[in-house]
Background
The RNA shown here (transfer RNA) has 73 nucleotides and comes from a Patescibacteria group bacterium. The RNAcentral record of the sequence draws on ENA. Lineage of the source: Bacteria > Bacteria candidate phyla. It matches the Rfam family "tRNA". The family's RNA type in Rfam is transfer RNA. Its family is annotated with triplet codon-amino acid adaptor activity in the Gene Ontology. The coordinates come from a structure-prediction model, not an experiment, and the mean pLDDT is 82.
RNA sequence: UGCCGGGUAGACGAGCGGUAAUGUCGCCACGCUCUGGACGUGGAGAUCGAAGGUUCGAAUCCUUCCCCGGCAA
Numbered sequence: 001u002g003c004c005g006g007g008u009a010g011a012c013g014a015g016c017g018g019u020a021a022u023g024u025c026g027c028c029a030c031g032c033u034c035u036g037g038a039c040g041u042g043g044a045g046a047u048c049g050a051a052g053g054u055u056c057g058a059a060u061c062c063u064u065c066c067c068c069g070g071c072a073a
């Protein structure tokens, strides 16, 4: 320098252009328990790496950057 893959709550991962972005772990509250853990119920928490563009509508499509990993020189 070129090419490929990735960037989505505290962590890890889903998410065909369509209405409230889903799950697990973690966190908080309550129940249960002598207490804790486990278990059960409920809850908070992400405007999706940044900025533009397309569209009635973008996490999703396009462009340029930033970051991580790999391949080639």
Stems, first nucleotide, its partner, number of pairs: 001072007010025003018056001027043005049065005